[in-house]
RNA sequence: UGCCGGAUGGUGUAGUGGUAACACGUCUGAUUCUGGAUCAGAAGACCCUAGGUUCGACCCCUAGUCCGGCAGCCA
Numbered sequence: 001u002g003c004c005g006g007a008u009g010g011u012g013u014a015g016u017g018g019u020a021a022c023a024c025g026u027c028u029g030a031u032u033c034u035g036g037a038u039c040a041g042a043a044g045a046c047c048c049u050a051g052g053u054u055c056g057a058c059c060c061c062u063a064g065u066c067c068g069g070c071a072g073c074c075a
Stems, first nucleotide, its partner, number of pairs: 001071007010024004018055001026042005048064005
C1' cells in the first nucleotide's frame, strides 16, 4: 500500500429490504425457614460514524473510524 472479513442490549451470538430475535446475566413474583435450583413475568440495543438509493435499510451503494487475517514493497 492492496485485498478479504468483522463492529447489533451488560456479555456471547442470530437476523440476505417490511415493527431487531435467542442464550446467559439483571430486576420482580411464585416456590423455600433462608439461599441455590426450578417456574412465571419484566426491563434493556433505533444496529460503529457520515452520506446516498428506496414508499421503506442492521441488510444495498460510497467514504471514514476501529479490530482481525492475507498479500506486497523498503531495509